[in-house]
RNA sequence: AACUUCGAUGGAGAGUUUGAUCCUGGCUCAGGACGAACGUUGGCGGUGCGCUUUAUGCAUGCAAGUCGAGGGAGAAGCAUUUGUUCCGUAAGGUUCAGAUGUGGAAACCGGCGAACGGGUGAGUAUCACGUGAGAAACCUGCCCCCUAGACCGGGAUAGCCCGAGGAAACUCGGAUUAAUACCGGAUACUCUCUUUGGAUCGCAUGAUCCAUUGAGGAAACAGUCCGCUGCUAGGGGAUGGUCUCGCGGCCUAUCAGGUAGUUGGUGAGGUAACGGCUCACCAAGCCCAAGACGGGUAGCUGGUCUGAGAGGACGAUCAGCCACACUGGAACUGAGAUACGGUCCAGACUCCUACGGGAGGCAGCAGCAGGGAAUAUUGCACAAUGGGCGAAAGCCUGAUGCAGCGACACCGCGUGCGGGAUGACGGCCUUCGGGUUGUAAACCGCUUUCAGGAGGGACGAAAAUGACGGUACCUCCAGAAGAAGCUCCGGCCAACUACGUGCCAGCAGCCGCGGUAAUACGUAGGGAGCAAACGUUGUCCGGAUUUAUUGGGCGUAAAGGGCUCGUAGGCGGUUCAGCAAGUCGGUCGUGAAAGCCCGGGGCUCAACCCCGGGAUGCCGGUCGAAACUGUUGUGACUAGAGUUCGGUAGAGGUGAGUGGAAUUCUCAGUGUAGCGGUGGAAUGCGCAGAUAUUGAGAGGAACACCAUUAGCGAAGGCGGCUCACUGGGCCGAUACUGACGCUGAGGAGCGAAAGCGUGGGGAGCAAACAGGAUUAGAUACCCUGGUAGUCCACGCCGUAAACGAUGAACACUAGGUGUAGCGGAUUUAUUCACGUCUGCUGUGCCGUAGCUAACGCAUUAAGUGUUCCGCCUGGGGAGUACGGCCGCAAGGCUAAAACUCAAAGGAAUUGACGGGGCCCCGCACAAGCGGCGGAGCAUGCGGCUUAAUUCGAUGCAACCCGAAGAACCUUACCUGGGUUUGACAUCAUGGGUCUAGCUGUGGAAACACAGUGUGCUUACGCGCCCAUGACAGGUGGUGCAUGGCUGUCGUCAGCUCGUGUCGUGAGAUGUUGGGUUAAGUCCCGCAACGAGCGCAACCCUUGUCCUAUGUUGCCAGCACGUAAUGGUGGGGACUCAUGGGAGACUGCCGGGGACAACUCGGAGGAAGGCGAGGACGAUGUCAAGUCAUCAUGCCCCUUAUAUCCAGGGCUGCACGCAUGCUACAAUGGGCGAUACAAUGGGUCGCGAUCCCGUGAGGGUCAGCCAAUCCCGUAAAGUCGUCCUCAGUUCGGAUUGAAGUCUGCAACUCGACUUCAUGAAGCCGGAGUCGCUAGUAAUCGUGGAUCAGCAAAGCCACGGUGAAUACGUUCUCGGGGCUUGUACACACCGCCCGUCACAUCACGGAAGUCGGUAACACCCGAAGUCAGUGGCCCAACCCCUUGUGGGAAGGAGCUGCCGAAGGUGGGAUUGGUGACUGGGAUGAAGUCGUAACAAGGUAGCCGUACGGGAACGUGCGGCUGGAUCACCUCCUUU
Repeated sequence: AACUUCGAUGGAGAGUUUGAUCCUGGCUCAGGACGAACGUUGGCGGUGCGCUUUAUGCAUGCAAGUCGAGGGAGAAGCAUUUGUUCCGUAAGGUUCAGAUGUGGAAACCGGCGAACGGGUGAGUAUCACGUGAGAAACCUGCCCCCUAGACCGGGAUAGCCCGAGGAAACUCGGAUUAAUACCGGAUACUCUCUUUGGAUCGCAUGAUCCAUUGAGGAAACAGUCCGCUGCUAGGGGAUGGUCUCGCGGCCUAUCAGGUAGUUGGUGAGGUAACGGCUCACCAAGCCCAAGACGGGUAGCUGGUCUGAGAGGACGAUCAGCCACACUGGAACUGAGAUACGGUCCAGACUCCUACGGGAGGCAGCAGCAGGGAAUAUUGCACAAUGGGCGAAAGCCUGAUGCAGCGACACCGCGUGCGGGAUGACGGCCUUCGGGUUGUAAACCGCUUUCAGGAGGGACGAAAAUGACGGUACCUCCAGAAGAAGCUCCGGCCAACUACGUGCCAGCAGCCGCGGUAAUACGUAGGGAGCAAACGUUGUCCGGAUUUAUUGGGCGUAAAGGGCUCGUAGGCGGUUCAGCAAGUCGGUCGUGAAAGCCCGGGGCUCAACCCCGGGAUGCCGGUCGAAACUGUUGUGACUAGAGUUCGGUAGAGGUGAGUGGAAUUCUCAGUGUAGCGGUGGAAUGCGCAGAUAUUGAGAGGAACACCAUUAGCGAAGGCGGCUCACUGGGCCGAUACUGACGCUGAGGAGCGAAAGCGUGGGGAGCAAACAGGAUUAGAUACCCUGGUAGUCCACGCCGUAAACGAUGAACACUAGGUGUAGCGGAUUUAUUCACGUCUGCUGUGCCGUAGCUAACGCAUUAAGUGUUCCGCCUGGGGAGUACGGCCGCAAGGCUAAAACUCAAAGGAAUUGACGGGGCCCCGCACAAGCGGCGGAGCAUGCGGCUUAAUUCGAUGCAACCCGAAGAACCUUACCUGGGUUUGACAUCAUGGGUCUAGCUGUGGAAACACAGUGUGCUUACGCGCCCAUGACAGGUGGUGCAUGGCUGUCGUCAGCUCGUGUCGUGAGAUGUUGGGUUAAGUCCCGCAACGAGCGCAACCCUUGUCCUAUGUUGCCAGCACGUAAUGGUGGGGACUCAUGGGAGACUGCCGGGGACAACUCGGAGGAAGGCGAGGACGAUGUCAAGUCAUCAUGCCCCUUAUAUCCAGGGCUGCACGCAUGCUACAAUGGGCGAUACAAUGGGUCGCGAUCCCGUGAGGGUCAGCCAAUCCCGUAAAGUCGUCCUCAGUUCGGAUUGAAGUCUGCAACUCGACUUCAUGAAGCCGGAGUCGCUAGUAAUCGUGGAUCAGCAAAGCCACGGUGAAUACGUUCUCGGGGCUUGUACACACCGCCCGUCACAUCACGGAAGUCGGUAACACCCGAAGUCAGUGGCCCAACCCCUUGUGGGAAGGAGCUGCCGAAGGUGGGAUUGGUGACUGGGAUGAAGUCGUAACAAGGUAGCCGUACGGGAACGUGCGGCUGGAUCACCUCCUUU
């Protein structure tokens, strides 16, 4: 390891920081529970529970009485009887009085009880409680057992009666009377005290027992069935209580000292009893960091809830203990109280009152008011259980048993069951087909629990007795009949659609939803969950290992004290022996009951209840074990530690002395106009002689080079040289001591810089300050000055990024390579030096295992362990306030809360960005050529204007753009006039017989009206028209709901994937590197190997050749013909056209290169390294553009946002911008002559020729549907001539006149022609654009659109035809690698502080108002105790005999103590407070730009000064600074 046996039944997570990731870390959720409350809903039963708040106040009733067998007395009533009144003839009835008997009420004396039971939790942090001991320091009524006894007497008193006072409560006086009331005497023990002697026991004080001396102390009678009950003394038991002690259980140190009866002793008093419990005297103790004292909170426990447990929270009901009874104090009685339903006093409150005085205490049960979110009936009964009294019957019992109210909790039951598809109606959704609600309903059949009605009817009850209760239960009856809601449906978290709403209304536990398509709001349908309940709120535990004993951390996330010494404490080397405190085992006691767990039983089950067992302590006793810890031994040892001896390195410290260089200053010489300073300047200094230079002198401060990941020190820190004193380390050696050690709360000392005090000193530097610059400003950066300070002495301060952001000590765990100190070995014949190897100590780097969230650390650990200390527990508020301690001050140390946020943070990743770096490219710059920006005009846009100037496009990438052409139309705009199934489409129903067209009238037209008018036809109808209804229509909105299309980065070279590998992961690798290319193009290398979209190629055009064909093209040769022309016959040679091929591939040679890719040069070639041009546009970005090309969701309009018509507008003009044209002239302009193209277009067309017109053009017609005819003369060019530098023979705007053409129509508003006119403009500021070769520049030509044309635009075509590129420093854009980042909406980012406004909580504050606990003094109730002149005084005791005295007693008074109250000064705590301080929060306020990149002056820490503010500056420190360079070390080769 596996197996076996035994025991144990027990542990789940998720959301949220990011673009994404891992970690840290908080917040939130899912669970359970409740004396609950609230919302909606609500059938039944059982069992429980029910003022958690005002220990607030209470009306009314009840809650403690009983005993006549203790006692006297005895009412009403009843009976008998006597007398009497009245009635009656009488019998008799009746009134009053008396007697006898019966009766026994109320009150009283007496006994017992009332100290139990019941309530509440205010107080209490305490021997109050729990647990375990002790009392040799105690008490105990009633009860039980035992022993003994009860004899003789006495005097009162309540009641009753009489009288008095008072409103009442009640009180007083007199007379009289009884007792189991009270008292005396006798007797008495094993009782108490006392004298003496003895025995036994105990840890001790001492206890028990025996004998003995003296003294003292009892009693009650009554009833009786004659058994007894009751009484007294003593002993014992039981029960109950009291006291003492160990241990245990709250928060706070921002409470650190407390205490005078305090601690102890002696003596006395007191108590049931020990004791400062009290008092006198004596001593000065006692408690405390293991938390005294103080403050806050709180009844404690069994237990309850939760949790895997350990724990955490709680202490309702039930049970044990304690405390309290209106508040405070006090005693009496009694066995027991300092007494809930007793007393006295004081106080507050309430009530009564005749105002004199009295009464009261629901925290008992009900109930009322109040408070509150909230908690019940003024019920029945003593039948049961229990209690009090009694001999008993019995009485009392709001204890208790029951009932009532409440879904408050737990448990149980029901609201039906089976069948039933046309998948009905209705609802909702729909893609219109359907789906769903849904077997659900209806309908058919069945059943009757519960509730309802009727009948019977318990147990609880041992003899009687039943409140509950005609209840439980049983039987019968009728009928599906009377009985379902609540919450949720974005994720967590089970469950989805429609409509409404439109950042509104609202939701929300967290994340977050809502700005026109909301599964998140509201409603509906549907669904999910639970169910007589369901949700919400509150609280507790859990999850949270988020206080971590189980079970966390501290390099960078929060967290190592600045460093050392050292007290208490904690921990501690090897060995022997003893002990047995810890530890371990056995056993005994205890751990109340209930509860919990297990088993069993009883209510039909369950909840609930009963029985048995188990479990439960850090408790106590006892018996054992001795490994470990501890302890004892002035035990033993030497490996830890220390001492001794010999060496040795060093900026270790303190003091004194001394040296040279440099700066500055002073004096003197030389010397002349500047110096100085900066990015550039200025302030400043200088002709009164500076700077420079030479010499001499003064003074202060600091010590260049050496110099170093070198040294020393505990840290801070330490640097010229010499001397003196002095601390520590290291190496080597051996001897000695013998655990003497480690750590270290408090404490003490040291502690950079700045700062403070006193006195010196002061060269340089330099906060503050001043001036000069810079700038929008510049309280800064830069410059010129400059004071504290920096220096010394002495004294304070006590903080730093005081950092290795890493506490100290010890041990263990691969190596490699430097360096400092000391030592050893070895090599050479020897010594020295060098070298090599090596030990210890220090100090660096690299690196394995291991660790880490990662970065990284890695024998100098952040690894593995042990010991001790310090510290952390979300961010902000805040290292702040208050309090305390320290300080001269500045300030330091200690150190919160309210409130607020859902994050804050660490490391790493991918991007993006940088006023970071490196490499590369591009008409990007540079080098050139020509422009734009100035002028006039054209066109577009903005703006303005307007009835309208329709709409869109807005940096590059809008602006001659949509528009390849606005006079009407277009046209969408405006004004006016019309139409309403419509200008256009389809369908249905009904009707008409009509169409269209033409004519007339009105009109601007549309249109309206009138007239005319037989559309086709198979005779159904089609077409048309009219009416109605569905619907049409919209250039209306949303390009931020969309499709499609397009622009842009960019024809830039990039963008990705599969598998593998690396990483916890996001991701990385590949794609980086070395070369190379236009290119991620290719080669090489490589944990990568391959692949895809891009690049390139394939396509088109063009450049050379070959070949085929040869009309409309061509014409060399052969013929014919013409004035001439391929005009004709012919021809295919050539050009050309149309097809098809060839050719170019770094193929060849040479150099370079890695023998590669490739590159440079050359040959050949029409073309050479992609030959030139085009089409072609990766993944993606910009919510880029377009709803007005088109399509389209949703919304909106429907006699209008649709549609028709006329006219107007889109052309409007102080102005700004953009794109062009024409120019400014002589490389030109005018005139004349003359040469050479290509692409295209043409029948509603191009139009030759001829004629007319100066011309635009007109007339006329030939040809051509085109390699045939036409447009169609190309122009620049060339030749000749004029102009001669000027506003011109440049330039042509503008204007006038006259025309032409198109068109229904040229007024707004066309183009062109002719004549005349002849503006600005003489090359254009800042700035800016295009272009690298057939390109720029320049010249003309054609086409689309189109009636015509604002075209000078756009798209094409050819002609002529340059210059320049050294190069990549700079600008812009892009690509790659790397680096920093607090950015990720990605620098157009993020973000700081003042100010202003609003809200919130907090601090300070002159004060002011309370609370609490003490202290001092005054007053001093009741009451205990003590004293007591006078006063009162039955029995009893003494003396005596008297109406006597004494003693005792009582009232009164006095004293001590003493509550409440008063006065006073303080303490502490809370409320409030004008004003004030900072803080937090708040979509769009102000000022700046501090930080993040080298953040544009690197940042930050401490300190000081200054400033609107972020901040700036000085001094010292840190790297948690980028970049470049150098040195050293390391890794690899």
Model confidence (mean pLDDT): 84 of 100. Predicted 3D model of a 1533-nucleotide RNA (small-subunit ribosomal RNA) from Acidimicrobiia bacterium UBA5794. Its Rfam family is "Bacterial small subunit ribosomal RNA".